[in-house]
RNA sequence: GCCUCGGUAGGGUAGCGGACAUCCUAGAAGCCUCCGGAGCUUUUGACCCGGGUUCAAGUCCCGGCCGAGGCA
Numbered sequence: 001g002c003c004u005c006g007g008u009a010g011g012g013u014a015g016c017g018g019a020c021a022u023c024c025u026a027g028a029a030g031c032c033u034c035c036g037g038a039g040c041u042u043u044u045g046a047c048c049c050g051g052g053u054u055c056a057a058g059u060c061c062c063g064g065c066c067g068a069g070g071c072a
Stems, first nucleotide, its partner, number of pairs: 001071007010025003018055001026044006048064005
């Protein structure tokens, strides 16, 4: 330098163009308990950046940035 794959809550992860963006974990509040933990309920928090296509983009296209692998 070229090619492929990936980038989504604090951490991990799903998401055939139309769902309120999924689940686990974490945080907060409550219930329970002598206290804590466990358990149960509620709740908070995310689409790497910039363009394009479309009525509609996390999803498709282009260009960046970052990471992993391969070729040279």